Source information: This is a predicted structure of a 76-nucleotide RNA (transfer RNA) from Sphingobacterium psychroaquaticum. Its Rfam family is "tRNA". About the family: Transfer RNA (tRNA) molecules are approximately 80 nucleotides in length. It is annotated as a transfer RNA. The sequence was found in a public genome assembly.

RNA sequence: GGGGUGAUCGUCUAGUGGUAGGACGUCGUACUUGUAGCAGGGUAUGAAAACACUGGUUCGAUUCCAGUUCGCUCCA
Numbered sequence: 001g002g003g004g005u006g007a008u009c010g011u012c013u014a015g016u017g018g019u020a021g022g023a024c025g026u027c028g029u030a031c032u033u034g035u036a037g038c039a040g041g042g043u044a045u046g047a048a049a050a051c052a053c054u055g056g057u058u059c060g061a062u063u064c065c066a067g068u069u070c071g072c073u074c075c076a
Base pairs, nucleotide, nucleotide: 001075002074003073004072005071006070007069010024011023012022013021018059026047027046028045029044030043031042032041033040052068053067054066055065056064
């Protein structure tokens, strides 16, 4: 230098042209356990939190296309 591939909540991970979901974690509430009272543990439930960036196509893009950045890999 050229080719391929990946980038999604704090972490891991799914997903599709129309709504972004799950697990863990975080926070709140209830019950329970525990304690002098807190704290801590358990169960249930609720909440917040993400599509790397810039353009293009489209009525509509996280998804398709081009470019950029970064990571991995192959070739030279």